Model confidence (mean pLDDT): 82 of 100. Transfer RNA from an Oscillospiraceae bacterium, 73 nucleotides, folded computationally.

């Protein structure tokens, strides 16, 4: 140095040939109990790494950069 791949909620990940952003675990609150733990219910969190582009429309397509990892040299 060059190819390749990840990157989405506090952590683990799903998603998609472009059309309203999910899920399980944490977190909160209500049940339920003398209490706590389980259980059930229900609530908040997200600039879809970052900039720009095409598009009526972009997490998804194109660019260009950032950080990891992995292979070649």
């Nucleotide at each position: 140095g060059c190819u390749u791949g990840u990157g989405u909620a506090g952590c683990u990940c799903a998603g998609u040939u472009g059309g309203c952003a999910g899920a399980g675990c944490a977190a909160c609150u209500c049940u339920c109990u003398c209490g706590u733990a389980a259980a059930g219910a229900g609530u908040a969190g997200g600039u879809c790494a970052a900039g720009g582009g095409u598009u009526c429309g972009a997490u998804u397509c194109c660019c260009u950069c950032c950080a990891c990892a992995a292979g070649c040299u």
Rfam family: tRNA.
NCBI's taxonomy places the organism under Bacteria, Bacillota, Clostridia, Eubacteriales, Oscillospiraceae.